[in-house]
RNA sequence: GGGCUCGUCGUCUAGUCUGGUUAGGACGCCACCUUGACAUGGUGGAGGUCCCCGGUUCAAAUCCGGGCGAGCCCA
Numbered sequence: 001g002g003g004c005u006c007g008u009c010g011u012c013u014a015g016u017c018u019g020g021u022u023a024g025g026a027c028g029c030c031a032c033c034u035u036g037a038c039a040u041g042g043u044g045g046a047g048g049u050c051c052c053c054g055g056u057u058c059a060a061a062u063c064c065g066g067g068c069g070a071g072c073c074c075a
């Protein structure tokens, strides 16, 4: 230098192919219930500019272009 794949709450991840309900789940965190206390369990809550910019569209995490970053392969 070229090709391919990937980027979503603190962590891991579903959803992207086929655009359309309020972006969902697990772990973790906080509060409460349960206990003499702890653990377990239960209920609720906070936490996301969906990597960035632009475009298409009535509507974009999803499609298109550019950029940044990570991984793999080729040279």
Stems, first nucleotide, its partner, number of pairs: 001074007010027004020058001029045005051067005

Annotation: Predicted 3D model of a 75-nucleotide RNA (transfer RNA). The RNAcentral record of the sequence draws on ENA. Its Rfam family is "tRNA". About the family: Transfer RNA (tRNA) molecules are approximately 80 nucleotides in length. By type it is a transfer RNA. The coordinates come from a structure-prediction model, not an experiment, and the mean pLDDT is 81.